c-di-GMP-I riboswitch aptamer from an Actinomycetota bacterium, 80 nucleotides, folded computationally. It was read from a public genome assembly, where an Rfam model found it.
């Protein structure tokens, strides 16, 4: 140094639920709370889920979701 891995320390991130907005809708985004997270930093490539619309049977089409896996790229810290 790298890869694998997660002790400590220092920062970091923010689930459920409260309030406002903005969206038909899943859900986004702000304040506030933390349930966990080492990539829960990014990026819908592939598969799941979910929501609209058409069909109303298979399934098409626009979405959403990176804290659901997988894959991409970037990256703090160094004990076993």
């Nucleotide at each position: 140094a790298c890869a694998a891995c997660g002790a400590a320390a220092g920062g970091g991130c923010a689930a459920a639920c409260c309030u406002g907005c903005c969206g038909u809708g899943a859900g986004g985004c702000a304040g506030g709370g933390a349930c966990g997270c080492a990539a829960a930093g990014c990026c819908a490539g592939a598969g799941g889920u979910c929501u609209u619309g058409g069909a109303u049977g298979a399934u098409c089409a626009a979405g959403a979701u990176a804290g659901c896996u997988c894959g991409g790229u970037u990256g703090c810290c160094g004990a076993a």